Predicted 3D model of a 528-nucleotide part of an RNA (small-subunit ribosomal RNA, 5' domain) from an uncultured marine bacterium. The full RNA is in RNAcentral, with records from ENA.

Context: one part of a larger RNA
RNA sequence: GAUUGAACGCUGGCGGCAGGCUUAACACAUGCAAGUCGAGCGGAAACGAUGGGAGCUUGCUCCCAGGCGUCGAGCGGCGGACGGGUGAGUAACGCGUAGGAAUCUACCCAGUAGUGGGGGAUAGCCCGGGGAAACUCGGAUUAAUACCGCAUACGCCCUACGGGGGAAAGGCCGGGAUCUUCGGACCGGUCGCUAUUGGAUGAGCCUGCGUUGGAUUAGCUAGUUGGUAGGGUAAAGGCCUACCAAGGCGACGAUCCAUAGCUGGUCUGAGAGGAUGAUCAGCCACACUGGAACUGAGACACGGUCCAGACUCCUACGGGAGGCAGCAGUGGGGAAUAUUGGACAAUGGGCGCAAGCCUGAUCCAGCCAUGCCGCGUGUGUGAAGAAGGCUCUAGGGUUGUAAAGCACUUUCAGUAGGGAGGAAGGCCAGAGUGUUAAUAGCGCUUUGGAUUGACGUUACCUACAGAAGCAGCACCGGCUAACUCCGUGCCAGCAGCCGCGGUAAUACGGAGGGUGCAAGCGUUAAUC
Numbered sequence: 001g002a003u004u005g006a007a008c009g010c011u012g013g014c015g016g017c018a019g020g021c022u023u024a025a026c027a028c029a030u031g032c033a034a035g036u037c038g039a040g041c042g043g044a045a046a047c048g049a050u051g052g053g054a055g056c057u058u059g060c061u062c063c064c065a066g067g068c069g070u071c072g073a074g075c076g077g078c079g080g081a082c083g084g085g086u087g088a089g090u091a092a093c094g095c096g097u098a099g100g101a102a103u104c105u106a107c108c109c110a111g112u113a114g115u116g117g118g119g120g121a122u123a124g125c126c127c128g129g130g131g132a133a134a135c136u137c138g139g140a141u142u143a144a145u146a147c148c149g150c151a152u153a154c155g156c157c158c159u160a161c162g163g164g165g166g167a168a169a170g171g172c173c174g175g176g177a178u179c180u181u182c183g184g185a186c187c188g189g190u191c192g193c194u195a196u197u198g199g200a201u202g203a204g205c206c207u208g209c210g211u212u213g214g215a216u217u218a219g220c221u222a223g224u225u226g227g228u229a230g231g232g233u234a235a236a237g238g239c240c241u242a243c244c245a246a247g248g249c250g251a252c253g254a255u256c257c258a259u260a261g262c263u264g265g266u267c268u269g270a271g272a273g274g275a276u277g278a279u280c281a282g283c284c285a286c287a288c289u290g291g292a293a294c295u296g297a298g299a300c301a302c303g304g305u306c307c308a309g310a311c312u313c314c315u316a317c318g319g320g321a322g323g324c325a326g327c328a329g330u331g332g333g334g335a336a337u338a339u340u341g342g343a344c345a346a347u348g349g350g351c352g353c354a355a356g357c358c359u360g361a362u363c364c365a366g367c368c369a370u371g372c373c374g375c376g377u378g379u380g381u382g383a384a385g386a387a388g389g390c391u392c393u394a395g396g397g398u399u400g401u402a403a404a405g406c407a408c409u410u411u412c413a414g415u416a417g418g419g420a421g422g423a424a425g426g427c428c429a430g431a432g433u434g435u436u437a438a439u440a441g442c443g444c445u446u447u448g449g450a451u452u453g454a455c456g457u458u459a460c461c462u463a464c465a466g467a468a469g470c471a472g473c474a475c476c477g478g479c480u481a482a483c484u485c486c487g488u489g490c491c492a493g494c495a496g497c498c499g500c501g502g503u504a505a506u507a508c509g510g511a512g513g514g515u516g517c518a519a520g521c522g523u524u525a526a527u528c
Base pairs, nucleotide, nucleotide: 001528002527003526004525006524007523008522009521010520013375014374015373016372017371018370019368020367021333026331027330028329030328031327032326035078036077037076040075041074043071044070047069048068050065051064052063053062054061055060056059085286086285087284094211095210096209097208098207099206100205103203104202108199109198110197111196112195113194114193115192116150118148119147126139127138128137129136130135156165157164158163170191171190172189173188174187175186178185179184212258213257214256219249220248221247224246225245226244227243228242229241230240231239261283262282263281264280265276266275267274268273288309289308290307291306292305311322312321313320314319339365341364342363343362347361348359349358350357351356378408379407380406381405388399389398390397391396412469414464415463416462417461418460422455425451427449428448429447430446431445432444433443434442435441472517473516474515475514476513477498478497479496483512484511485510486509487508493500494499
């Protein structure tokens, strides 16, 4: 000099863009953060409409009706493995980079072939029991895109090549003939379902090289190193087991100890390098501590399950409940770090045919000079060089065109009015086109209509009034830009280094003046 996730002191006008627990991976009150689908199912607790009935106080109450809008709880599907947080652990194929072969991949895209016919249960509901509660047990009954056989099998799997094995589920919308028990069959469309091939995406595994300090750590290793056989996995492999061999690593630093998430990057520097890994992005690891598996395409699962432990809470003492390193917020620790805010309008995600619902992701707002950037606190004129202050050799000098005065301007802030863009879509109606037997329905294109904004009193523009509302901080001995007076008297004090102060201190304290930065300025800490 540059820099910072900074803190402290003094001061503080506005805006834009960023950033904001670096410490206790300490403990957490409260609310919210993952749901959705009635176009899978049996159904109907609540609300509403409609119809019927009863009562009357004549517009209210009660009852009935899943026929309707819808929908609590339940079965079922998909999603809760993403998104969000943190950096404790990890010196490792964890990360970075370059490769590899023995693998899986829900949803998505493309291709091929199917979607036939049956069965038995079980939640819920109902009845009954236990318990303070959490919850739980028994009986009866019921549905499915829940579950299980049978049939079929292009391709698929196994094979000794003879053969053997294995699947599915329906829902919704519309309809001219034909049939009909008037329910529908049947046909078309659409969303699904099954098998399989390829792709895309994601993931698992292996290897070369690189990746902190310590030798006051020199030897380490028995599933250890390799082989054979088997098991296991989606998959190679001591991954595991049995047997056999005795290997494997190490001064090119094994092992041990300490420290640490890694990277793109960031800071600095002319560069080489050094330091660092906040925000943003990629990867990894973790979710009260330790362990384990279940489900599933995917987890050994932050807001799932089980066991053990510590802690907190409830209890009828028999037994139970919990996990903010999600967003806010609280206590604590600390020099130190924000609101128990708004909205799903946009972007994105989950579910759904869709409308839509959910989304503390996200977009916004609030707080903080924490940083960077921009703007303002007026402009011109004005010598009687006013008054006052300071100083003096008492003449003067300086503050100083500074003020006052005169003439202007009105940014920003204030008040009032106008006012984009972020909105694409979705809905309703019409037209065209494709599908089709069809002028139904559905898909696509297009025209018109009524609409969808948290921010928001938005950005921006216009008008109004008036210089009106807005400057501090540090320093002035040398380094280092800037000097005098008074007080003090090795005292009080200053100090980054050299050093100042013991009676004329430009170095202490105050004042006047000056210098440097400026909504900041200094100090401290840290890095180059």